[in-house]
RNA sequence: GACAAAGGCAAACCCACCGCGAGGUGGCGACGCAAAGCCACGGAUCAGGCCACGACCACCUGACCGCCGGGCUACCGAA
Numbered sequence: 001g002a003c004a005a006a007g008g009c010a011a012a013c014c015c016a017c018c019g020c021g022a023g024g025u026g027g028c029g030a031c032g033c034a035a036a037g038c039c040a041c042g043g044a045u046c047a048g049g050c051c052a053c054g055a056c057c058a059c060c061u062g063a064c065c066g067c068c069g070g071g072c073u074a075c076c077g078a079a
Stems, first nucleotide, its partner, number of pairs: 001076001008033002014027005031066001037072003041069003045063005
């Protein structure tokens, strides 16, 4: 980051399984993605728990990288 080339990934829905849950894995399927490759490091959001008893906030435990930021790595080679 190109009206390029070779490719890659795979949203939602649905099905099966795991999980208290958020959600995850596999299959189908493509909404999209120049890092939609990896990392839970900071924030945001979400779940479970706890106190209180009305909630929020805080705290603990988790989820989420296709929410933002950050770190590491990577194909091509026009402007």

Notes: RNAcentral holds the sequence, with entries from MGnify. This is a predicted structure of a 79-nucleotide RNA (c-di-GMP-I riboswitch aptamer) from a soil metagenome. The coordinates come from a structure-prediction model, not an experiment, and the mean pLDDT is 86.